[in-house]
Molecule: small-subunit ribosomal RNA
Organism: sediment metagenome
RNA sequence: AGAGUUUGAUCCUGGCUCAGGAUGAACGCUAGCGGCAGGCCUAACACAUGCAAGUCGAGGGGCAGCAUGGCGUAGCGAUACGCUGAUGGCGACCGGCGCACGGGUGCGUAACGCGUAUGCAACCUGUCCGGCGCAGGGGGGUAGCCCGUCGAAAGGCGGGGUAAUCCCGCAUGAACCGGUAUUCCCGCAUGGGGGUGCCGGCAAAGUGGAGACGCGGGGCCGGAGGGGCAUGCGUGCCAUUAGCUGGCUGGUGGGGUAACGGCCCACCAGGGCGAUGAUGGCUAGGGGGUCUGAGAGGAUGGUCCCCCACACUGGUACUGAGACACGGACCAGACUCCUACGGGAGGCAGCAGUGAGGAAUAUUGGUCAAUGGGCGCAAGCCUGAACCAGCCAUCCCGCGUGCAGGAAGACGGCCCUAUGGGUUGUAAACUGCUUUUCCAGGGGGAGAAACUUGCGUACGCGUUACGCAAUUGACGGUACCCUGGGAAUAAGCAUCGGCUAACUCCGUGCCAGCAGCCGCGGUAAUACGGAGGAUGCAAGCGUUAUCCGGAUUCAUUGGGUUUAAAGGGUGCGUAGGCGGACUAUUAAGUCAGUGGUGAAAUCCUGCAGCUUAACUGCAGAACUGCCAUUGAUACUGAUAGCCUUGAGUUUGGUUAAGGUAGGCGGAAUGUGUAAUGUAGCGGUGAAAUGCUUAGAUAUUACACAGAACACCAAUUGCGUAGGCAGCUUACUGAGCCGACACUGACGCUGAGGCACGAAAGCGUGGGGAUCGAACAGGAUUAGAUACCCUGGUAGUCCACGCCGUAAACGAUGAUUACUCGCUGUUGGCGAUACACUGUCAGCGGCUAAGCAAAAGCAAUAAGUAAUCCACCUGGGGAGUACGGCCGCAAGGUUGAAACUCAAAGGAAUUGACGGGGGCCCGCACAAGUGGUGGAGCAUGUGGUUUAAUUCGACGCUACGCGAAGAACCUUACCUGGGUUUGACAUCCACUGGAAGGCGCUGGAAACAGUGUCCGCCCUUCGGGGCUGGUGGACAGGUGCUGCAUGGCUGUCGUCAGCUCGUGCCGUGAGGUGUUGGGUUAAGUCCCGCAACGAGCGCAACCCUUGUCUUUAGUUGCCAGCAGGUAAAGCUGGGCACUCUAGAGAGACCGCCUCGGUCAACGGGGAGGAAGGUGGGGACGACGUCAAGUCAUCAUGGCCCUUACGCCCAGGGCUACACACGUACUACAAUGGCGGGUACAAUGGGCUGCGAGACCGCAAGGUGGAGCCAAUCCCAAAAAACCCGUCCCAGUCCGGAUCGGGGUCUGCAACUCGACCCCGUGAAGUCGGAAUCGCUAGUAAUCGGAGAUCAGCAUGCUCCGGUGAAUACGUUCCCGGGCCUUGUACACACCGCCCGUCACACCACGAAAGUCGGCUUUACUAGAAGUCGCUGGGCUAACCCGCAAGGGAAGCAGGCGCCGCAAGUAGGGUUGGUGAUUGGGGUGAAGUCGUAACAAGGUAGCCGUAGGAGAACCUGCGGCUG
Repeated sequence: AGAGUUUGAUCCUGGCUCAGGAUGAACGCUAGCGGCAGGCCUAACACAUGCAAGUCGAGGGGCAGCAUGGCGUAGCGAUACGCUGAUGGCGACCGGCGCACGGGUGCGUAACGCGUAUGCAACCUGUCCGGCGCAGGGGGGUAGCCCGUCGAAAGGCGGGGUAAUCCCGCAUGAACCGGUAUUCCCGCAUGGGGGUGCCGGCAAAGUGGAGACGCGGGGCCGGAGGGGCAUGCGUGCCAUUAGCUGGCUGGUGGGGUAACGGCCCACCAGGGCGAUGAUGGCUAGGGGGUCUGAGAGGAUGGUCCCCCACACUGGUACUGAGACACGGACCAGACUCCUACGGGAGGCAGCAGUGAGGAAUAUUGGUCAAUGGGCGCAAGCCUGAACCAGCCAUCCCGCGUGCAGGAAGACGGCCCUAUGGGUUGUAAACUGCUUUUCCAGGGGGAGAAACUUGCGUACGCGUUACGCAAUUGACGGUACCCUGGGAAUAAGCAUCGGCUAACUCCGUGCCAGCAGCCGCGGUAAUACGGAGGAUGCAAGCGUUAUCCGGAUUCAUUGGGUUUAAAGGGUGCGUAGGCGGACUAUUAAGUCAGUGGUGAAAUCCUGCAGCUUAACUGCAGAACUGCCAUUGAUACUGAUAGCCUUGAGUUUGGUUAAGGUAGGCGGAAUGUGUAAUGUAGCGGUGAAAUGCUUAGAUAUUACACAGAACACCAAUUGCGUAGGCAGCUUACUGAGCCGACACUGACGCUGAGGCACGAAAGCGUGGGGAUCGAACAGGAUUAGAUACCCUGGUAGUCCACGCCGUAAACGAUGAUUACUCGCUGUUGGCGAUACACUGUCAGCGGCUAAGCAAAAGCAAUAAGUAAUCCACCUGGGGAGUACGGCCGCAAGGUUGAAACUCAAAGGAAUUGACGGGGGCCCGCACAAGUGGUGGAGCAUGUGGUUUAAUUCGACGCUACGCGAAGAACCUUACCUGGGUUUGACAUCCACUGGAAGGCGCUGGAAACAGUGUCCGCCCUUCGGGGCUGGUGGACAGGUGCUGCAUGGCUGUCGUCAGCUCGUGCCGUGAGGUGUUGGGUUAAGUCCCGCAACGAGCGCAACCCUUGUCUUUAGUUGCCAGCAGGUAAAGCUGGGCACUCUAGAGAGACCGCCUCGGUCAACGGGGAGGAAGGUGGGGACGACGUCAAGUCAUCAUGGCCCUUACGCCCAGGGCUACACACGUACUACAAUGGCGGGUACAAUGGGCUGCGAGACCGCAAGGUGGAGCCAAUCCCAAAAAACCCGUCCCAGUCCGGAUCGGGGUCUGCAACUCGACCCCGUGAAGUCGGAAUCGCUAGUAAUCGGAGAUCAGCAUGCUCCGGUGAAUACGUUCCCGGGCCUUGUACACACCGCCCGUCACACCACGAAAGUCGGCUUUACUAGAAGUCGCUGGGCUAACCCGCAAGGGAAGCAGGCGCCGCAAGUAGGGUUGGUGAUUGGGGUGAAGUCGUAACAAGGUAGCCGUAGGAGAACCUGCGGCUG
């Protein structure tokens, strides 16, 4: 510090996800030790049991229990019993102090609760400290106790006597308190402090000690520490909570309190709070800190410290210095327990512990040794505070599980290209060493300093200080150290597709499963499971959860808003924010110094202590803050003054579809009347509906109606926006320009608010010509609720009132300033002016810098800056639901969540595609010609059938294809019969010497059995070769996968394309080159050009054919010469010609002319056998189709192994209701038939071609010359031509089918061959929709040959003969090339994709209701208790009185205010649930259509209205995306 993920690729936007750190954690697997910390996050749920607050006898009366002493009785005694408060002590009781601390928890609380800083002149303070001064003298009852009594108990009542440091008078009063007078000083307002005088008021306690002397008591002043109150600032979320408030705000007077205060009360006034967020709702203890982060921040508040709140729930007060009191009281409520049913008791959110809840959190431990607390003079007692121990890998830290050597690189495992190698791996074994840890034995601190006791010393002579000694340790069998022993006791977990370090094999086969994201798994899975290996961390490792980070993804630091999400439809304007120049004052902001504070701990730095570290101690720094104070005064603010440039006013011009109201006009349309006139009009792609002989349409005249204003007109003008268009009048608004003068910052923006706001729509009343939602009809269509047509209602128009939305767009908020240029235009000015230049204000185009993801913007910014407002934060759900506000309604506005996805998106790139465009090719169309599709037959395929009909090929590019030839064989299929090292290859071991031939038997054969005959070779004598058998390695497979492959092939396509290097352009994908202008068959060539070159393709080089030359002359040829035949190159001879086959020539736009850019090239011409690549062939770029082939071959993997191998016989591949493809033959006269007569080329031939001759009607047979072939043979070429016949007929066409008879091949023609002869003579009379080939020696037509092959072509390949027609042209169909355009496609249009319906699941809304929570109003009734009033009952202290009694004072009781819980009635709010219902989301292969993306086939979209199964359609206005 980043990474993965949207795309074919790219850049951007943007979300999701990961790597890091952290935790009071939990879960899974695993586990040696120690140190240090931590440990109910859930039910503030309920709690058994024990303990957690007592202490003082030096306050008191006392003495139940214990101990001691004394006395008595009994006993020999030990001892027992009794008496005795005498002593130590002490239960209970009175009294004092404590119990308000310590400990727990986080319910409540959004608050002066907390934090921070101040204030109290408005306050309190037990114990403690300092100071001053005091303690005289009386009285009174009451616990305990005794007696009695009630009760089960808890507990209570009555009577009697009694003490105090208990209670109460009196005295004293330096002070203190109240009142009053006076005086001095001070202060921030109220006011505070001091002195003095007078009047009034208020104190006290004793006890220990022999004593000395202690411990106490009361008052006052001061201190310390603690508390109370008040205030500034800070401290959550929701505005779908906007208004709240009756003690509510203030005053006066009172009450109350320690004290201020509506804290409470009476009266008076009517205030107070709130957009700087009141009120309400929800959530929450706050802070120091903690985690994270570079920081700013964000999250958090467990342990420790501070504060607060609470103590079963709610209320209340009492006591007290302090409480409204965790282990106190009273009342009410809920719950639990006891009960004798009458009544009672209780409160673990103290420490342990139990149940429950939960994913989850410990021992009913030890000690007061230390620290601290309470009481006490003290000893001491108490202390679940605390210190320790126990449990738990819960966190952090440390240590160990050994170290060194050791290669035959062992065994075993795993992998491989497997006689071998790699890896595990120096790892092990083995040798040496060490001993932390472990075991055993032994030693052994510190925590203890003090208190207390004793002794000593010092001095101011004491219960003083210091010193010495003694005593006290839970932890603790501690830490630590020593000795001995011995590698001995000690390694796991997760991961290994990318992110992300780490790879192979097997299993599995979209199954099982994995997964944080992207994604893996459908037979070769580094992604699942196992194994081997590796990587990471390590006594832990992973997972889950949560927080921060990464996330600049809420952006203060530090983001955006033309098109990605995002500028409000527009203006005016309130609050607010911001604001021109100068001067002065001030000093609020700001800056600086200083002071105070910012607790400690934590963090940081340094040092130190535990062997180290964690941990801990000490010191420093820091705590970025707040307050105060002293200064500074540039800037901002405030105040005062002044200025003119911002803004405005005035004046003079000028401009315009600016607005409102009225008047007028012509064209068009429709309608009416009249006329002319006759058969149609109208409408469309074509039609029809419609109108018309009752006279339409058309034409003419007149009249009426309503609406809109052609031309001008524009890239124009005006307006804030919406918007505004005939002419004219009135009223009215605005801008701009010129000019002086005036005001003097009056400005900018603008949350709320107010106003305006297209179209549609709504209300009322008019109007109604046109157009025209709905509707009707006609068409189109598979359908057509549409597009098209004919009609047509609302509406469109007017007035008034609503609505308040649009793609209300420049998808661009307003204002101000600044920043290169070019150009057009509108208005004004420069006296005039068509010129010209300048200037101001507008409206446009292009462009530099700059900006931007790019497209682009660019003085009308999307540049550079400033101010203010609005808005955005992934897609969907959804602009939906609920709530509020507005509206007559339609609806608008504000505006979520659950759930779901890993994307959604912008710009640009390359392709592909388009029922987009341009240019251009091709038998692509057209123009021709001949076919196919109809018939019969052949052949292939599908289908069906079958035991099997083997397999493959499937649009073009499968279908006379693999197959250039299935009767057996082939053959892979079926049935049956056999066989198992095999039909075939190699090797090993053992064994035989043959193998084999010829017979016989069985059999369909294979095979089995059997007979017979002949019968090995070499040798160094070990053996070897060859061969049979047995056994073992292995063979074999046309079994699967062409989607694991090689090779080969088809196709686009012989189309002209496909690329590279360097340079340049672009952030990049990529572009350029290769585009453009010409030209070509061609990316062929030329020119131009940020390109310059090059490669694979094109062309050429190769073969063939066409002309000539030359060489050669047999098997070819025969012109001339000779011979010769019936004839014949038959012979001599010749090689001239033809020909053969070698080598050459020839053609190149070379020449002429014209055009063209002086080019490339094109048109024409000459010459030439051939003319513009002469014809044909071979040759097939980068690539596409997971195209074809595992059955030609090869080959990975998988599968079979007495069978999925091998052998054999028979059958099948030849089936047959059908369907399709490709051929053949025809339908006839350009013909058939008969007869006659010509002319080829290419090939093939020895298990071969086979002449002549003979036989047969023929197929063919007999026979065999010749030929290994330019020699012989196949071999007859046929069409053509000549003669004859047929005369348009299902025929003298056509030949299928069938019958009969033959021939040939072959082991064998039944299934299932070909051919011949005789007979038979079917369909068919030129073929629907549709469709194919061909552009010249081509089509058509005619025959010939060959491969395969024993035999078997209508197929295939090749050869020659005869030999056409047509091409205007490129609009259209198909395919292709180039450029361009649009795109939501990229598996690329056979693409993508929308909505209804059906099914399943999920969350949500509504809903008659129903069940809760919280809150609130009114009322009823009102516990405890404070306060007030009363108090006839009761009462010790004081007063009067001899007393009785009375008074004062008080109590019970009563009444009243308030008041918890409760009740009645009704609201508000929130949650659960709810028949049914609504839409939404999700879901491999459901239904209907085709809305959108291309001009998406009617351009799309926005608003609105109507309609419709659905997407949608239509109307009106708007936008260009």